RNA sequence: AUAACGUGCUUCUAGGGUUCCGGUCCCCGCAAAUGGGAUGUCUGGUCCGAGAGAGGCAGUCCGUUGUGGCAGCGGCAGAUCGAACGGCCGCUCUACCCGGAUACACGGCGGGAUAAAAGCCCGGGAGAU
Numbered sequence: 001a002u003a004a005c006g007u008g009c010u011u012c013u014a015g016g017g018u019u020c021c022g023g024u025c026c027c028c029g030c031a032a033a034u035g036g037g038a039u040g041u042c043u044g045g046u047c048c049g050a051g052a053g054a055g056g057c058a059g060u061c062c063g064u065u066g067u068g069g070c071a072g073c074g075g076c077a078g079a080u081c082g083a084a085c086g087g088c089c090g091c092u093c094u095a096c097c098c099g100g101a102u103a104c105a106c107g108g109c110g111g112g113a114u115a116a117a118a119g120c121c122c123g124g125g126a127g128a129u
Stems, first nucleotide, its partner, number of pairs: 007058006015048002020045002022042001023039005059102005066096004071092006104124001106127001110122003
């Protein structure tokens, strides 16, 4: 000095906080309920949630056989005065089915969103190697 094109969606998980629900405490109150306040140093429900976590679906790439095609090219036979069209065969193309691949990956500080925080986003960034 150089080194990524490394797909998308979705359901979860590690993790995360506190709008709402619930928990706990306080106030009011004879009491309970309602109401108000505090608390995430409350296991929780809702919620957020991974490039470097998991599953699924799709996408992309590769492959063989099979099936289809009013796709292309070539060949053969027949018909014909001679052809075209059509038929059969081969190769290619294309669609679908089926099978396979989709690797690797250490990582801040700071900032941003939301109620708030985070393995979220900036970010496969800076840097390290």
The RNA shown here (Guanidine-I riboswitch aptamer) has 129 nucleotides and comes from a Gammaproteobacteria bacterium. The prediction has a mean pLDDT of 79. NCBI's taxonomy places the organism under Bacteria, Pseudomonadati, Pseudomonadota, Gammaproteobacteria. It matches the Rfam family "Guanidine-I riboswitch aptamer". Its family is annotated with regulation of gene expression in the Gene Ontology. From the family's description: This family represents a conserved RNA structure found upstream of the ykkC and yxkD genes in Bacillus subtilis and related genes in other bacteria. On this family, see Trachman RJ 3rd and Ferre-D'Amare, RNA 2021: "An uncommon [K(+)(Mg(2+))2] metal ion triad imparts stability and selectivity to the Guanidine-I riboswitch".